[in-house]
RNA sequence: AGUAGAGUAGGCAGCUGCGCGUUAAGUGCCAUGUGUACGGGAUGUUGACCAUGGACGAAGGAAGGCCGCGAUUACGCGGUGGAUCCGCGGUGCACUGCCGCAUUCGCUACU
Numbered sequence: 001a002g003u004a005g006a007g008u009a010g011g012c013a014g015c016u017g018c019g020c021g022u023u024a025a026g027u028g029c030c031a032u033g034u035g036u037a038c039g040g041g042a043u044g045u046u047g048a049c050c051a052u053g054g055a056c057g058a059a060g061g062a063a064g065g066c067c068g069c070g071a072u073u074a075c076g077c078g079g080u081g082g083a084u085c086c087g088c089g090g091u092g093c094a095c096u097g098c099c100g101c102a103u104u105c106g107c108u109a110c111u
Base pairs, nucleotide, nucleotide: 001111002110003109004108005107010099011098012097013096014095016094017093018092019091020089021088022087029054030053031052032051033050035049036048040105041104042103043102044101060086061085062084065080066079067078068077069076070075
């Protein structure tokens, strides 16, 4: 010097694990910002996050417990609060798989 490659933020998925919410937070949408971080360095793009404001918006059920009423063998009806189970949520985190920087310097391998 040439060729090839690795590496960010993050995205998608899952017969996975642990949670949160179901008393509606979270997610998603819009606006604003001298905001924050973002391949190892620099510049920059895209996206992400945060803060504030705004609009929109949801799926609960079951057995058992307790109380009351009826019946007194079983049980039935109504009410009730937390936990359990099954669900639900464009739910959080982790894990796994796939995808994932433009220029330049650097890094790795080869020549």
A computed fold for a 111-nucleotide RNA, annotated as THF (Tetrahydrofolate) riboswitch aptamer. The sequence was found by an Rfam model in a public genome assembly. Its Rfam family is "THF (Tetrahydrofolate) riboswitch aptamer". Rfam 15.1 lists 747 matches to the family in 747 species. From the family's description: Tetrahydrofolate (THF) riboswitch was first reported for Ames et al. as an RNA motif in 5' untranslated (5'-UTR)regions of folate transport and biosynthesis genes in Firmicutes genomes.